[in-house]
Molecule: glmS glucosamine-6-phosphate activated ribozyme aptamer
Organism: bacterium 1xD42-67
């Protein structure tokens, strides 16, 4: 200094800008331009492995530029693998339909949320940034309830 292992925190509203639109200077009878420069998604939720493919990928907040664009993404599809829900109770193989802590559908429940706003303080000429306080969601997240869900072989106990 490279590499490797170990632990322990972050990671996708998570990156990034060239239109618009803002702020400074300059310019200029107008008409226009030029140079610099701030912003450009607020949490919350999510990844079986591996390869393909599509590409506007869940929920809510917000005084909505959170516009626009590119580029990612845990979400969709398909395939192989692994694992698992469904047969009178237990187990094994096969095959079927489905899921990923793991079937499907209905009801019920559930949350210390951030920002923004308001204060206050602290940078800057300025658009705007930091940092501290108070509070307020939602769901395909999680929780519990019902109702429903294969075929065929085998073994084991009773």
């Nucleotide at each position: 200094g490279a590499c490797c292992c170990a632990u322990c925190a972050g990671g996708a509203g998570c990156g990034c800008c060239a239109g618009c639109g803002c702020c400074c200077g300059c310019u200029c009878u107008u008409c226009c331009g030029c140079g610099g420069g701030a912003c450009g998604a607020c949490g919350a939720g999510g990844u079986g492995a591996g390869g393909g493919g599509a590409g506007g990928a869940u929920c809510g907040a917000a005084g909505a530029u959170u516009c626009g664009g590119c580029g990612g993404a845990u979400g969709c599809c398909c395939c192989u693998c692994c694992g698992u829900g469904c047969c009178g109770g237990c187990u094994c193989c096969g095959g079927g339909c489905g899921c990923g802590c793991a079937c499907a559908c209905a009801g019920c429940c559930u949350a210390c949320a951030a920002a923004a706003c308001c204060u206050g303080c602290g940078g800057g000429c300025g658009a705007c940034c930091g940092c501290a306080g108070a509070a307020c969601a939602g769901a395909g997240g999680g929780g519990c309830u019902g109702u429903g869900a294969c075929c065929g072989g085998g073994g084991a106990a009773c």